[in-house]
RNA sequence: GGAGUUGGCUGGACAGCCGCUCCGCAUAUCGUUGCGGGGAGGAAAGUCCGGGCUCCAGAGGGCAGGGUGCCAGGUAACGCCUGGAGGACGCGAGUCUAUGGAAAGUGCCACAGAAAACACACCGCCUAAGCGCCGCUGAAUUUUCGGGGGCGACGGUAAGGGUGAAAAGGUGCGGUAAGAGCGCACCGCGCCGACGGUAACGCCGGUGGCAGGGCAAACCCCACCCGGAGCAAGACCAAAUAAGGGGACUAUGGCGUGGCCCGCGCCGUUCCCGGGUAGGUCGCUACAGGUGCGUGGCGACGCGCAUCGCAGAUGAAUGGCUGUCCACGACAGAACCCGGCUUAUCGGCCGACUCCUCCC
RNA sequence: GGGCCGUUAGCUCAGCUGGUAGAGCACUCGGCUUUUAACCGAAUUGUCGUGAGUUCGAAUCUCACACGGCCCACCA
Numbered sequence: 001g002g003a004g005u006u007g008g009c010u011g012g013a014c015a016g017c018c019g020c021u022c023c024g025c026a027u028a029u030c031g032u033u034g035c036g037g038g039g040a041g042g043a044a045a046g047u048c049c050g051g052g053c054u055c056c057a058g059a060g061g062g063c064a065g066g067g068u069g070c071c072a073g074g075u076a077a078c079g080c081c082u083g084g085a086g087g088a089c090g091c092g093a094g095u096c097u098a099u100g101g102a103a104a105g106u107g108c109c110a111c112a113g114a115a116a117a118c119a120c121a122c123c124g125c126c127u128a129a130g131c132g133c134c135g136c137u138g139a140a141u142u143u144u145c146g147g148g149g150g151c152g153a154c155g156g157u158a159a160g161g162g163u164g165a166a167a168a169g170g171u172g173c174g175g176u177a178a179g180a181g182c183g184c185a186c187c188g189c190g191c192c193g194a195c196g197g198u199a200a201c202g203c204c205g206g207u208g209g210c211a212g213g214g215c216a217a218a219c220c221c222c223a224c225c226c227g228g229a230g231c232a233a234g235a236c237c238a239a240a241u242a243a244g245g246g247g248a249c250u251a252u253g254g255c256g257u258g259g260c261c262c263g264c265g266c267c268g269u270u271c272c273c274g275g276g277u278a279g280g281u282c283g284c285u286a287c288a289g290g291u292g293c294g295u296g297g298c299g300a301c302g303c304g305c306a307u308c309g310c311a312g313a314u315g316a317a318u319g320g321c322u323g324u325c326c327a328c329g330a331c332a333g334a335a336c337c338c339g340g341c342u343u344a345u346c347g348g349c350c351g352a353c354u355c356c357u358c359c360c
Numbered sequence: 361g362g363g364c365c366g367u368u369a370g371c372u373c374a375g376c377u378g379g380u381a382g383a384g385c386a387c388u389c390g391g392c393u394u395u396u397a398a399c400c401g402a403a404u405u406g407u408c409g410u411g412a413g414u415u416c417g418a419a420u421c422u423c424a425c426a427c428g429g430c431c432c433a434c435c436a
Stems, first nucleotide, its partner, number of pairs: 001356010012325007020039007041331001045342002048340005053230004060262004065226005070084005085099001086097004100221002105219002107215003122161002124157003131152004136147004169187006188210001189208005195202002234282004244273006253267004275435003287309001289308008326329001361432007370385004379416001388402004409425005
């Protein structure tokens, strides 16, 4: 200098003027006015997970159903995060990984192919032993025994060909009639033992010629977790209407927030039509809170001290104009709150690391 | 704000225990008819909303995203 990997920060700045909303103080002529202070995000989003909170029994037992799935840790909890292991990719920094069980059982594997799972034999290869057939030949003599040759499958084989996404360990040497873990070496796999590690697992040695395809984001098995609904939850005040009509069930019943049974609680309950009000207060923002320092830990994070107060609307505020400057400003707007994930995002800045080339 | 459902041919819908997607109507052509409708026959119909993943193979299973639709207050 070039190419790349990865972690984090930021999200136009300043000044003036005019507004909006909330809080505090003062004022009040019941209109308000004045002063001071706060006023969107890293995703406020999707609503995909987890938790708080509220109500239903401060939600109990079982079934069904759902979720998660290498190991260890963090956390209020998680499907999140951190560290590690195995596997895949990359020269590397690193990245990705739903990664328990297929000898518990069931199921599926279209087409092609001989065969798709208790293996099988289409082409091919072989004729050693045995068998069948045909010649030759010796002994014996019309039928037996022996030797040698050829052909064949109803015999052997699974190396090779061919099919497929996938074909019953792979490569090589030996071996054989031809072949084959049939034998051996290396690799893979199973089992046993020792060592290291909390563990996943790694590594070493021995041993077995090899158990046996794939799919569990198919049913399922195993381990762990999960009650339901959601702030339009829920509580209170006020106003108004018709204690109206119909249906279901009557204590072996009905209801109590989605399924079933039990349990617990209540005694009339519930559904539909019709009717009324669409006002106010609380919930409503102070907490798993931010920042700084110290400390334990590789880290996620924990602990201690100090300090700060930082939106709370309800037709719903956070905006507009002017001036100066620059790199000319992306995605986007809170609605009970918080921790994550995912998705959208013009750019700018900082740190760590890798590879290649050149120079000293 | 919260909860739930759907997306397959031009339209309305099947197919969702994975194996190359159908039905009805519509459209096009031919026949019948003097002609039209009806009827008969034939043919064309498709990124299965989009993008990833699992699998040999995905409309179907899983995840993310996009679009569309429905429901929810209080009182007696």